About this RNA
Large-subunit ribosomal RNA, half A from an uncultured Planctomycetota bacterium, 1658 nucleotides, folded computationally. Rfam family: Bacterial large subunit ribosomal RNA. Gene Ontology terms of the family: structural constituent of ribosome and ribosome.
[in-house]
Context: one part of a larger RNA
RNA sequence: GGUGUUGGGUGGAUGGUUAGGCUCUCAGAGGCGAUGAAGGACGUGCUAAGCUGCGAUAAGCUUGGGGUAGGCGCAACGAGCCUGUGAUCCCAAGAUCUCCGAAUGGGGCAACCCACUAUGGCGAACCCAUAGUAUCAUACGAAGCCAACCGGGCGAAUUGAAACAUCUUAGUAACCCGAGGAAAAGAAAUCGAAGAGAUUCCGCCAGUAGCGGCGAGCGAAAACGGAAGAGGCCAAACCGGGGAGCUUGCUCCCCGGGGUUGUAGGACUGCAUUUAGGAUUCGACGACAUGAGCAGAAUUACCUGGAAAGGUAAGCCAGAGCGGGUGAUAGCCCCGUACGCGUAGUGAAGUUGACCGAGCAGUAUCCUGAGUAACGCAAGACUCGUGAAAUCCUGCGUGAAUCUAGGGCGACCAUGCUCUAAGCCUAAAUACUCCUGAGAGACCGAUAGUGCACAAGUAGCGCGAGCGAAGACUGAAAAGUACCCCUGACGGGGAGUGAAAUAGACCCUGAAACCCAACACUUACAAGCAGUUAGAGGACUAUGUCGUAAGACAGUCUGAUAGCGUGCCUUUUGCAUAAUGAUCCUGCGACUUACCGUCUGCUGCAAGCUUAAGGCCCUCAGGGCUGGAGGCGUAGCGAAAGCGAGUGUGAAUAGCGCGUUGAGUAGUAGGCGGUAGACCCGAAACCCAGUGAUCUAGCCAUGUGCAGGUUGAAGCGAGGGUAAAACCUCGUGGAGGACCGAACCGGUGGACCUUGAGAAGUCUUCGGAUGACGUGUGGCUAGGGGUAAAAGGUCAAUCAAACUGGGAGAUAUCUGGUUCUCCUCGAAAUAUAUUUAGGUAUAGGCUCUGGGAGUAGUUGAGGGGGGUAGAGCACUGAAUGGACUAGGGGCCCUACCAGGUUACCAAAUCCAAUCAAACUCCGAAUACCCUCAAUGUAGACCCAGGGGCUCAGACAGUGGGGUCGAAUCUUCAUUGUCAAAAGGGAAAGAGCCCAGACUAGCAGCUAAGGUCCCAAAAAUACGCUCAGUGGUAAAGGAAGUCUUUGUGCUAAGACAGCUGGGACGUUGGCUUAGAAGCAGCCAUCGUUUAAAGAGUGCGUAACAGCUCACCAGUCGAGCACGAAGGUGCCGAAAAUAAUCGGGGCUUAAGCGUAUUACCGAAGCUCUAGGUGCUCAUCAUCAUGCGUGAUGGUGGGCGCGGUAGGGGAGCGUUGUAUACAGGAUGAAGGUACACGGCAACGAGUGCUGGACAGUAUACAAGUGAUUAUGCAGGAAUGAGUAACGAUAAAACAGGUGAGAAUCCUGUUCACCGUAAGCCUAAGGUUUCCUCCGCAAGGUAAGUCCGCGGAGGGUGAGGCGGACCCUAAGACGAGGCCGAAGGGCGUAGUCGAUGGAUUGCAGGUUCAUAUUCCUGCCCAUCUUUAGAGGUGCUCACGGAGGACGCAUACGACUAGAAUGGAGGGACGACAUGUAGGCCCUCUGCACCAUCGGGAUUGCCCUUUUGAAAGACUGGGCGCACUUUCGUUGGUGUGCAAACGCCUUGAGCGAUAUGAGCAUUCGAUGUCACGAUGCCGAGAAAAGCCCGUCGAGAGAUAACGUCUAGAGAUUCCGUACUGAUAACCGACACAGGUAGGCGAGGAGAGUAUCCUAAGGUGCGC
Repeated sequence: GGUGUUGGGUGGAUGGUUAGGCUCUCAGAGGCGAUGAAGGACGUGCUAAGCUGCGAUAAGCUUGGGGUAGGCGCAACGAGCCUGUGAUCCCAAGAUCUCCGAAUGGGGCAACCCACUAUGGCGAACCCAUAGUAUCAUACGAAGCCAACCGGGCGAAUUGAAACAUCUUAGUAACCCGAGGAAAAGAAAUCGAAGAGAUUCCGCCAGUAGCGGCGAGCGAAAACGGAAGAGGCCAAACCGGGGAGCUUGCUCCCCGGGGUUGUAGGACUGCAUUUAGGAUUCGACGACAUGAGCAGAAUUACCUGGAAAGGUAAGCCAGAGCGGGUGAUAGCCCCGUACGCGUAGUGAAGUUGACCGAGCAGUAUCCUGAGUAACGCAAGACUCGUGAAAUCCUGCGUGAAUCUAGGGCGACCAUGCUCUAAGCCUAAAUACUCCUGAGAGACCGAUAGUGCACAAGUAGCGCGAGCGAAGACUGAAAAGUACCCCUGACGGGGAGUGAAAUAGACCCUGAAACCCAACACUUACAAGCAGUUAGAGGACUAUGUCGUAAGACAGUCUGAUAGCGUGCCUUUUGCAUAAUGAUCCUGCGACUUACCGUCUGCUGCAAGCUUAAGGCCCUCAGGGCUGGAGGCGUAGCGAAAGCGAGUGUGAAUAGCGCGUUGAGUAGUAGGCGGUAGACCCGAAACCCAGUGAUCUAGCCAUGUGCAGGUUGAAGCGAGGGUAAAACCUCGUGGAGGACCGAACCGGUGGACCUUGAGAAGUCUUCGGAUGACGUGUGGCUAGGGGUAAAAGGUCAAUCAAACUGGGAGAUAUCUGGUUCUCCUCGAAAUAUAUUUAGGUAUAGGCUCUGGGAGUAGUUGAGGGGGGUAGAGCACUGAAUGGACUAGGGGCCCUACCAGGUUACCAAAUCCAAUCAAACUCCGAAUACCCUCAAUGUAGACCCAGGGGCUCAGACAGUGGGGUCGAAUCUUCAUUGUCAAAAGGGAAAGAGCCCAGACUAGCAGCUAAGGUCCCAAAAAUACGCUCAGUGGUAAAGGAAGUCUUUGUGCUAAGACAGCUGGGACGUUGGCUUAGAAGCAGCCAUCGUUUAAAGAGUGCGUAACAGCUCACCAGUCGAGCACGAAGGUGCCGAAAAUAAUCGGGGCUUAAGCGUAUUACCGAAGCUCUAGGUGCUCAUCAUCAUGCGUGAUGGUGGGCGCGGUAGGGGAGCGUUGUAUACAGGAUGAAGGUACACGGCAACGAGUGCUGGACAGUAUACAAGUGAUUAUGCAGGAAUGAGUAACGAUAAAACAGGUGAGAAUCCUGUUCACCGUAAGCCUAAGGUUUCCUCCGCAAGGUAAGUCCGCGGAGGGUGAGGCGGACCCUAAGACGAGGCCGAAGGGCGUAGUCGAUGGAUUGCAGGUUCAUAUUCCUGCCCAUCUUUAGAGGUGCUCACGGAGGACGCAUACGACUAGAAUGGAGGGACGACAUGUAGGCCCUCUGCACCAUCGGGAUUGCCCUUUUGAAAGACUGGGCGCACUUUCGUUGGUGUGCAAACGCCUUGAGCGAUAUGAGCAUUCGAUGUCACGAUGCCGAGAAAAGCCCGUCGAGAGAUAACGUCUAGAGAUUCCGUACUGAUAACCGACACAGGUAGGCGAGGAGAGUAUCCUAAGGUGCGC
């Protein structure tokens, strides 16, 4: 380390529970609001953070009613109160009700700021109280809010059409306007052929008629059955009254009467006459309902137990046995329940009064809805998409009739029928539910059910629109552990409570992953899916059997060793694959539902079957009874008229087509299809409405920033020069998208970083740095849009179209996933078509059901057709040689005609030999068709119907095509296997060989293949091979070897060897310098001989020489040359030892032949068992009988299996009924050796502490190792990386349980245009003190920006409001626009700007220009005095009031030096010398001096009502003012140093000659001067005037002096950054402005230092 067991931890599954949800039913209500809503902010308690209640009368006040003993909410404790003089509580009516919000006095950044008027408070200022003060415009008014329903305006896209444009989605979503409890519609210019008689809704008609790229799809109406039921009023004619106009007899208007329709009616004329009824409004009465409540029957004992409601026994009530509670399960314990009763208030059918309200006849005249109907053009709505297109509605144009009229009846016309437009109102039946009451559920039960059972729209995220969690349980009762012990504490151990504490607050049960400990066995020569089979050894004995027992056998744990053995899922032709997916565990997680259709099973009735909506009864979301409207069927044929068991066609009586020979229908369950999201998860996208310019881009307004150094443009001056100019030189001058270079802005190269310090940085280097520059604050531009010196850049870490919500569950011929078991059968990867090729449809192949037949198949026999293999050359072609021979060519000959010749080409013909997929004189084997016979009862055939899956195939053999006759290549045909097939063999292997696994067996026999060892099984006989051939490969090569065979030679002596000969004519001739056998050419004879070439090779200049052929001898038996077969050899080179599977093998363990054994599989057999089909038989049951069902027994045949079909079951949750269980212990958890083929089921022990099961039927949110699934928990990596600037620490003392880190001290180090100091924004208590150390702090901590408690921010003068305006915003009226809304005048807001009155010192733990002290200032009121004449509004004017650059001057801040004062130390002996340390300063007023500015007087131009302003010029330096200097006066003010008690101290109520010189700003004078071009806000405060308006005489209003009074609201702490801001962090980043010392230096560069701060939290 492993396995097992036991005990714990962690964790929060499971079970149980429910306070909360979900879906409905019946009633109610259907609004609230200027009498201030909805919704909020802030308050309110004795203490009070949250929720609830309430509102300064603040968990409440008053009154009436109810009710009765306790009460002060959730919510305990403490403290303190109330209550029989009736509290708390409940109901009703009142009172109060801050601020915001329509928000309404004005404003505004909601919950804040600022006013005015009247009255009041001793009341002038200031302050306070109470009431009022918006807009529209006439309503006892509106506004604003509110879930769905309703009417209207406007109106998408994804999607479907397998693309897409008409079409569809859809008049949907979204936005907007408006109304009500309902809305809308509504009393026919309707329908449509019968007549009906307003509207609405339900059923049906009907998926019909129709519409439709006649595609996808869309889709009526009449009629009928029901719910409900209701009809009215004007305009006009005419009459009367009143008024207006003018053209004086007409027109118009108002009021009253009249009148309201189609069989036309009314006016008018005549006659007659009062009521049936009614929905409106008002008044009265009002059953009844509701309503805080009241009342309401009946039980005891014993047993168990902590507790009785359980058990046992005996009772009782019931108009009450719904339900809940009580220490377990209660009719009789409690609350209730049934039946009854009920104040105030509220609602209300109904009744009644007022009010409204009908006749008959006649027909001369009048009236009966006009920019209307209709028509043209263009759209829209209807089923109707422009169509033959009626009807309705609208925009533009045109434009009637008037009852002898007009509209409609699907173009249009005629006839007929029907209705009367261009005015209005109208309940009920219908739709919906934010809300209230009562109730229900085969709905959920904490990952479920609402997002929310709980401080949930909370915490948290985002600029914003918006997004959005987790989280229930002690116990009956807190009886919530007194007391003791350990510890700094936390925590724990005893004791105690309790039935139980392993119920101890992290609290019921308490699973798994994961972690730990103890014990048993095992593991240190050993390689791998981790198991399985066998099994040595060791340990154990609760259980079973046997046994009296001991013990034995079973049994449990471990597991040395051996055999076999490459996970799961998905996708594939094919996966151990190195192809996909999964870290592990637990929970959740996917074929559903509605309607329609079709098939099957079952049930009812049957030539019929069936109801729908609705109605009625009844206690019921139920049941029953009605209801026949309608549907399907019963008759078909035809285009139809039509006819009808027939009909159509046809001349037909024919023929033919389709029918006729009867079963349906309703329900229910299941299979499948269609429409819906339709098995689940998953896009990129499209459209609609909103939210964003705190980032970034551009623009607008207003502010602000840029050390220092350099260069030296124009102009000007002087000199030279010229006729005058030009021009030249020097100087002055200070220009520039000028130069160098900090801040600042940027981001060139490199390195680092890359799970960073940082979601873009650091270091170094670099670019710009007075400009098209940088930057702050406030604003504007918005998504097919902005902005863009343009990169497709940028628009909040997002951009070739932002973000958020919605359409929406878009769509996905694509990928992934898809959950229990057993039984049975079992494919395909092909054809055809396809914008089709990875999809689909039909066919083929599978399955299930029903029906049928000696059907399929096999064998045999018989009969067929064929044109393949082969073969052949007769045809068609190809093609070789020869012969023969036309024709042609060459040569010869030739005047011509002819002719000759030819080793040339060559037709035809003949001979010989060939070739062919598209040749055939021929022609099989197989295959195929038919007939007959036999066999054949089989998951073999045929027909019909239901359900699929399959359309990617792979290899091997054979026959072909393609390929260069390559391929694990490709493509056909055919067979097999794999796919979907395990087993044996081939070492190992999907496709090869053998063989098809129902289960079991320590039985037997075989197949392929094997029998030396690994490793089961073998020998014999005869050959071959020497190469380890066997145990890779070719052309080619070789006296390897064995066998067979042919020819020749050979005892007349072969072959080989050895010995000898190998000659002569002749040097053959020619050629040649030479050629003599042997350069070459020609010839190649003859002679001798046993034999010898006019020469086989070597050789020479040529000869010579050596050989060979040939001959003889010797030797003595076979030799030589071929051919064929077997088997070996060479040919034969690759990188780890890489091999026959290995070892190893040689008369074999190789190869061949033969024989006989054996081994060998899940094959076959045997034994036992299971199961499907089938046959036989028996029993039982059912049946009208045929027969069927169930069970038993026996026989036969089967039982590999992916996609897929079919069948039978297990389990989970709930319901109904019937049973039985439980505190003597349910569910759940856990352990175990039991049962079932399986899913799974029981039992026992322990735990647990209250529910739960069985049977039958039913209903489903019904079964998970896998979806880069979702949620939670726990591992691994790993005690690993890291602990965030390398500016640095060390020591001592203190505190403390504990100190590297806290405090103090001494050294050391770092910053010092900062890492110091001040301030704006932002943050919002972080500030100070005390007490702490769980968590936070990257470690620790006694410390802290952390936790707890307490404290802290003081203003007439600072900043903001009360003043002003800029960009911009809003915007009375107004203009424009489908709506929402847009623009904008007056005006109102709006700082980043204008205006505007304080300094010094002291003081606190923490504030100070705020408190205190001193000195000073501003505004208002009032009193008193002095002196004056104006005042208010409105208007006008001045002024306010403005750029940039450069340069000079003066001064100051500041600094340096000197000197002075103070202080401690103090060399040598006191005391000094000496060096060292500190200080030498602020404000106010007066006077003085200097710089600058303004003002004055005179003349003049322009303008104005005037004052005045403006233009140009002259005079003068008086006055005022500002800044600064100097002097005087007044006032304030330390430090150094020492001490110990180390602090929020003390000495200390001390003292102060507070000077000189030099340098000197970017500050001030001052935008003053000069120059330049880009020509540089507005308004108010303040001042002046009067063409105008008003008040005013006891006045009113300025000015000055003095006194008194008044002076509002908000901010003010701290930080302001290497820890308080923005960056998720105590983050190396970012963030506006002011001050910013010394030495060196041009300098704010740089280095070192001062003051001051710090050493970067391991």